[in-house]
């Protein structure tokens, strides 16, 4: 100097709180793959480009057409269970693992730092992923909801208006914290 300051513990928001797991359902999709037949005729190939290694290919690669057969992942919805209340999500940057090897990128995951978001919803717009009209993010608006501050009214505890943010709020305990 700071005052309800510092610390600890326990809680609340929502029956659409958050995340995860199992099951079921729809979508994915009559798609991919596989088999058969036909056409073409020299390349094809692991996330992309270049190069390399190994491999397949005139016993027909790649591609296209027809027929037969026919998935899965991720995401979504519902129930149940588990853990919780920065739960969690996300943006940017860094590191690491993985997708044959190298370089450059890109994608998934993990982790660190910084920032944003009280919560869920609707609408519009934009962007990312994607099969998608599903889903995520940013921005803007709208009301709802919880919390605290301020103001007004009322009185047995509420209503209205307005503003802020979770490092918040409530309860209990504890004693200082900084220079």
């Nucleotide at each position: 100097c700071g005052a309800u300051g510092g610390g600890a513990u326990a809680g609340a928001g929502g029956c659409u709180g958050c995340a995860g797991u199992u099951u079921a359902u729809a979508u994915g999709a009559g798609u991919a793959a596989a088999g058969c037949g036909g056409a073409c005729g020299a390349g094809a190939a692991g996330c992309a480009a270049u190069g390399a290694c190994a491999u397949c290919u005139g016993u027909g690669a790649c591609u296209c057409c027809g027929c037969u057969c026919g998935a899965a992942a991720g995401g979504a919805u519902a129930c149940a269970c588990u853990g919780c209340c920065g739960a969690a999500g996300u943006a940017u940057g860094g590191a690491c693992c993985g997708g044959u090897c190298a370089u450059u990128g890109u994608c998934u995951g993990u982790u660190c730092a910084u920032g944003c978001u009280g919560g869920g919803g609707a609408u519009g717009u934009u962007u990312c992923c994607g099969a998608a009209c599903a889903g995520g993010g940013g921005c803007a608006u709208c009301a709802c909801u919880g919390u605290c501050g301020c103001g007004u009214u009322a009185u047995u505890u509420a209503a209205c208006g307005u503003g802020g943010a979770g490092g918040g709020c409530u309860a209990u305990c504890u004693u200082c914290g900084g220079a």